A computed fold for a 72-nucleotide RNA from Bacteriovoracaceae bacterium UBA7695, annotated as transfer RNA.
NCBI's taxonomy places the organism under Bacteria, Pseudomonadati, Bdellovibrionota, Bacteriovoracia, Bacteriovoracaceae.
Its Rfam family is "tRNA". The family's RNA type in Rfam is transfer RNA.
Its mean pLDDT, the model's own confidence on a scale to 100, is 81.

RNA sequence: GCGAGGUUAGCUCAGGGGUAGAGUUCUUGGUCGACAUCCAAGCUGUCAUAGGUUCAAAUCCUAUACCUCGCA
Repeated sequence: GCGAGGUUAGCUCAGGGGUAGAGUUCUUGGUCGACAUCCAAGCUGUCAUAGGUUCAAAUCCUAUACCUCGCA
């Protein structure tokens, strides 16, 4: 330099046009003599950034940034 893939909650990941979820962590309460376990509830998101298409974009298109892999 060329090509491919990835970027979503604190962490690991799903979701591939119709208003974003799981596990885990955290907080509160219950249970217990206490801790752990267990149960219930709750918080957490500019979906990397910008622009475009669309009635509607995390999702499609373009550019940029970063990471990984391959080729040279």